[in-house]
C1' cells in the first nucleotide's frame, strides 16, 4: 500500500410491509395488545364476457312397425382439473422418461426522477382445495423477511456553498 472478513454508526437497498395514539410488561433499550390513518391484496351484483369431452340409469321431444338412433336437460362418475400471491412466463437442448444443467427470447433489480447505451445480478419459494371472469355496495386478509448495491451521455428537480 491492495485485497478479504467480522462488528458498530450514518446514509441508502428490494418489498405492499410504513406512521400515529392508547394500555400492558420493563430500571432504559424494548416487547406485547388495541384502535385509527396509510399502502398493498383476496372474495363479491347488473352490463359485458365465458359457456370442456367420454361413459352411466332414468326423464323429455323428433324419425322408424320394431330393434335402434338424433337432439335436450337434470344427476352420477372418470379425465389433461381449475385458482391466488409473485419479475419469476415461454421455448429448445442435455440428462434414464427423473432430478438436475446449458442456451434463447420475454419480465424484474442496481444510491433523485427519466430517455438512450453498455455492465452486472436475479428469473424462485409459498398457497388454496373441485372453487372464484370482469365487477358499484359490502365483506375480509397482510404491513414480512432479505441486502450493503454499476458506468456514461442528454433532458429535469431538489440540496449546500462562493459571488
Nucleotide at each position: 500500500a491492495c485485497g478479504a472478513u467480522u462488528u458498530u454508526a450514518a446514509c441508502g437497498u428490494c418489498g405492499a410491509a410504513u406512521c400515529g395514539a392508547c394500555g400492558g410488561a420493563c430500571g432504559u433499550c424494548u416487547c406485547c395488545g388495541u384502535c385509527g390513518a396509510g399502502c398493498g391484496g383476496g372474495a363479491g351484483a347488473c352490463c359485458c364476457a365465458a359457456c370442456u369431452g367420454g361413459c352411466g340409469c332414468a326423464c323429455c321431444g323428433g324419425u322408424g312397425c320394431a330393434a335402434a338412433u338424433c337432439g335436450g336437460a337434470u344427476c352420477g362418475u372418470c379425465a389433461c382439473g381449475g385458482g391466488g400471491c409473485g419479475a419469476a412466463g415461454a421455448g429448445a437442448c442435455c440428462g434414464g422418461c427423473a432430478a438436475g444443467g446449458u442456451c434463447u427470447c420475454a419480465g424484474g433489480c442496481g444510491a433523485c426522477u427519466u430517455u438512450c447505451a453498455a455492465c452486472g445480478c436475479c428469473c424462485a419459494g409459498c398457497c388454496c382445495g373441485a372453487c372464484a371472469g370482469c365487477u358499484a355496495a359490502u365483506c375480509u386478509c397482510g404491513c414480512a423477511g432479505g441486502c450493503a448495491u454499476u458506468u456514461g451521455a442528454g433532458a429535469g428537480u431538489g440540496c449546500c456553498u462562493c459571488g
The RNA shown here (c-di-AMP riboswitch aptamer (ydaO/yuaA leader)) has 163 nucleotides and comes from Phycisphaerales bacterium UBA2421. The coordinates come from a structure-prediction model, not an experiment, and the mean pLDDT is 75. The sequence was found by an Rfam model in a public genome assembly. Its Rfam family is "c-di-AMP riboswitch aptamer (ydaO/yuaA leader)". Rfam's curators write: This family represents a conserved RNA structure found upstream of the ydaO and yuaA genes in Bacillus subtilis and related genes in other bacteria.